[in-house]
Order: sequence, then C1' cells, then structure tokens
RNA sequence: GGAGUUGGCUGAACGAUCGCCGCCUUGCUUGCAGGGGGGAGGAAAGUCCGGGCUUCAUAGGGCAGGGUGCCAGGUAACGCCUGGGCGGCGCGAGCCGACGGAAAGUGCAACAGAGAGCAGACCGCCGAACGAUCUUGUUCGCAAGAUGCGUGGUAAGGGUGAAACGGUGCGGUAAGAGCGCACCGCGAGUCUGGUAACAGACCGGCACGGCAAACCCCACUCGAAGCAAGACCAAAUAGGUGUCCAUACGCGCGGCCCGCGCGGGACACGGGUAGGUUGCUUGAGCGCAUUGGUGACGAUGCGCCUAGAUGAAUGAUCGUUCUCGACAGAACCCGGCUUAUAGGCCAACUCCCCUU
Repeated sequence: GGAGUUGGCUGAACGAUCGCCGCCUUGCUUGCAGGGGGGAGGAAAGUCCGGGCUUCAUAGGGCAGGGUGCCAGGUAACGCCUGGGCGGCGCGAGCCGACGGAAAGUGCAACAGAGAGCAGACCGCCGAACGAUCUUGUUCGCAAGAUGCGUGGUAAGGGUGAAACGGUGCGGUAAGAGCGCACCGCGAGUCUGGUAACAGACCGGCACGGCAAACCCCACUCGAAGCAAGACCAAAUAGGUGUCCAUACGCGCGGCCCGCGCGGGACACGGGUAGGUUGCUUGAGCGCAUUGGUGACGAUGCGCCUAGAUGAAUGAUCGUUCUCGACAGAACCCGGCUUAUAGGCCAACUCCCCUU
C1' cells in the first nucleotide's frame, strides 16, 4: 500500500419567524393574555418469541395437545445471549449448524437391479471336493492331466442404485474372504483428563447400514384473552325497580256492582348508552466511576428525568455552511430476534505485496 474479518459509534449543522401537542409558571375579568421549558428511531417496522400489567378461569395429580432439544452458565423470562464441545467451510482472522435417542417398538425406501436388511449371484473368478467326458500311463485296482458340462466354492473385479452387510494396503488362497496383520473407521469394554458435552490411551476382529424435517421414546416446559385489557364518574323529552299519594276519567278482568291491574304525580335507588376521567409513562430506566467474572452479566456509590396524542402533535418558510443527506414516523411498557438502511468514524485482528 492492497484485500478482508469481528465489534462498536454516527445518521447534515447553525440561526430567525409563524404554527401544532403536553408540562411548569405569572396576571387578572376564570377563560383569556404573557413568560419558560420539552416534543420519534436504530430500527418507532414485521408482530415472530419471552416477560411485566389487567380481566377471566384454577384444590392436588394425571391424560390429551403444543413448544424446546450437544454441554455449562447468564437472565424476570425466552426459541435470546455468553463460554465450551462436535461437525462443515475458509490459507487465515473467522463464519455456519432442526446438533437428544435407530441396541424400546412400529414403519418407509419410487425407478433400476440377481439382491434393499438376518439380502443376493446377472456378467465374471476358481477347479480344492463329488460326478461326467476326453487324453496318456498302467502292475487293470487305479494314477496323472485336460475340459468347465452337472453338483459346487467365491464375493476380488464389472454392472444397478441415493444406499449393496466396514475401507485401503500387504500376506494368504484353487479362487477368495477380518482368514491373519498394519493404518483408518466402529464398539453397551477398561483406564485417565474434564462440572459436563466430549477427548486421549489401551483393549475387542466387527457382532450393530440409512431415515425420528415418519409415528414414536426420553428430558425440560406451557391456563386463556389482550390497553378496543381493565377501573371510575355519569346527561336526557331513553328505559327499569321500590315506597308514598291520587283513583275524576279511559282501557282490561266476556253484561252489572265491588275489587284488582295498567295509564297519572312525588321521592329514592341501582344498572348503564352518549360523553368524560383514568390506565399513560419513574422504568427488570439512563449516564459516569469503582469492583467480581474469560464472557454474557452482576454488585456498590454518585448523578439525571428524557414524547404521551385519542380525528390522534412533532410541521412550514427564509438565510448561512458542508462531504448535499439512506431506511424510515411513537399509540400500555420492557428484553430479544428478523427485515430495511446513502454515507462517515473508531478499535482489535488476519492474509498478500513493497521498503528499511
């Protein structure tokens, strides 16, 4: 100098004027005027996980159903984070991982292929054993050799397949074969290290193929709905209940009388619509320092208050400057994850080239 990896920060700046939404404050005529101060994000987004809060449900236990799934730790909790293990990728810094169990059981494997799970012999290879045929020899009992025809041996090689019952090499053999040996793999074995996942050494000739993103088994875990949750106040020419008064008149109790009920008035009561208030922002909060821990994170001290709307504010115009400005707008709150994002800055580390 170039190319990268990881972690973090930032996300145009300054001023003036006019507005919009809360808060504090002053004055008085109490609903107006003045003053002061605050007003989007790292993702406010997707609403995918976890929790707080609220209402409902709920003895305890089990079944069913859902979720998570290497180990240890962190946390209010998590499917998040940190550290470690194992596997894969990268020269490397580093990155990625549906990563429990196939020896509990059930099941699945199209097509091709001889054979697909206590399998199998199509093409091959062999001629050790039995038989057959032939040749030679013969002491006529048979012996040696050949053929690869039948019975047979084999699973090296070829072929099919995603996968063929350990792999490579040497020895061995009739040809072969864990049949023997070395290395690799494998193992309900032993020892050692580690909290553990796991690793290493020794031992065992191999018995035990794959799929759990098939059912299933094991361990842990989970009540439901959500701020339009919920709580409070509460209008009328709306409606209900109770008590008292009145019973002139109308209607009903099939015609009449009495009586009763409804329609009337006053008072009281609770429910509750419109509407309003609250929940609402001081919180697992933020900053700094010290400290424990490899780290996530924790402890202690000091300091700070930083939007709260509900037809829903955070805008517009002008001036100056620069590197000319990405994705994007709060709606109960918080911890994560994921997705979008122009440009700029910082730290640590890796690889390559050059110079001294």